This is a predicted structure of a 74-nucleotide RNA (transfer RNA) from a Bacteroidia bacterium. Its mean pLDDT, the model's own confidence on a scale to 100, is 82. The RNAcentral record of the sequence draws on ENA. Taxonomically the source falls in Bacteroidia (Bacteria, Pseudomonadati, Bacteroidota). It matches the Rfam family "tRNA".

RNA sequence: GCCCGCAUAGCUCAGUGGAUUAGAGUAUUGGUCUCCGAAGCCGAGGGUCGCAGGUUCGAAUCCUGCUGUGGGUA
Numbered sequence: 001g002c003c004c005g006c007a008u009a010g011c012u013c014a015g016u017g018g019a020u021u022a023g024a025g026u027a028u029u030g031g032u033c034u035c036c037g038a039a040g041c042c043g044a045g046g047g048u049c050g051c052a053g054g055u056u057c058g059a060a061u062c063c064u065g066c067u068g069u070g071g072g073u074a
Base pairs, nucleotide, nucleotide: 001073002072003071004070005069006068007067010026011025012024013023028044029043030042031041032040050066051065052064053063054062
């Protein structure tokens, strides 16, 4: 250089058949419980879905380019 994959919450990931309010676990935090704590239970905050364009009435999802990262190949 060429080919293939990945990028979504602090972290690990699901969703990728276009329309549901973008979700789960964990972490953080408030409450409950307890003599105090841990665990359990109930709740809260946290995302411009890597960036920029395009298609569409509508894009995390389809198309193009770029960036980062992993693998393959001479």